[in-house]
């Protein structure tokens, strides 16, 4: 230099164009002599960036950036 995958909450990941979700973590409360376990209710997201298509984009298209892999 060439080709391909990937980017979503603090972490690991779902989400086949129509209100962004799960588990863990975190906060509060219950339980307990104190904790832990358990249970309940919350907080936390410009969906990597910039354009395009569409009534409507995390999702489709183009370019860029990071990262991983393959080939020479």
């Nucleotide at each position: 230099a060439g080709g391909g995958g990937u980017a979503u909450u603090g972490c690991u990941c779902a989400g086949u164009g129509g209100u962004a979700g799960a588990g863990c973590a975190u906060u509060u409360a219950a339980c307990u002599g104190c904790a832990g376990c358990u249970c309940a209710a919350g907080u936390g997201g410009u969906c990597c960036c910039a354009g395009g298509u569409u009534c409507a984009a995390a999702u489709c298209c183009u370019g860029g950036u990071g990262u991983c892999c393959c080939c020479u």